Record summary
RNAcentral holds the sequence, with entries from MGnify. The RNA shown here (c-di-GMP-I riboswitch aptamer) has 90 nucleotides and comes from Acetatifactor muris. The coordinates come from a structure-prediction model, not an experiment, and the mean pLDDT is 83. It matches the Rfam family "c-di-GMP-I riboswitch aptamer". Gene Ontology term of the family: cyclic-di-GMP binding. Rfam's curators write: GEMM was predicted in a large-scale screen for bacterial structured RNA regulatory elements.

RNA sequence: GCAAACCGUUAGAAAUGGCGGGACGCAAAGCUAAGGGGGCUAAGGUGUUGGAGACGAAGAGAAGACAAUACUAUGCCAGCCCGGCCGCCG
Numbered sequence: 001g002c003a004a005a006c007c008g009u010u011a012g013a014a015a016u017g018g019c020g021g022g023a024c025g026c027a028a029a030g031c032u033a034a035g036g037g038g039g040c041u042a043a044g045g046u047g048u049u050g051g052a053g054a055c056g057a058a059g060a061g062a063a064g065a066c067a068a069u070a071c072u073a074u075g076c077c078a079g080c081c082c083g084g085c086c087g088c089c090g
Base pairs, nucleotide, nucleotide: 001026002025006021007020008019009018010017011016024079030085031084032083035082036081037080038077039076040075044072045071046070047069048068049067050066055061
């Protein structure tokens, strides 16, 4: 010098961020997420299952609001690790 958890408030679908309080820690806890690995979230999208109501003379049929669930970053984390950049005095 910075400020984890937690609390208040605010932005956000969330993860998470801003501001104020607060200090677990940090000798780069400064910047970089479009350098690499890793982690978090899943709005939107896609798949699967169910499926209201409508179309149809009916059967068939295709479409299908909505719900559940899985996957997915274009959203995040630099206080997860490596790297890169920058850095006052002794």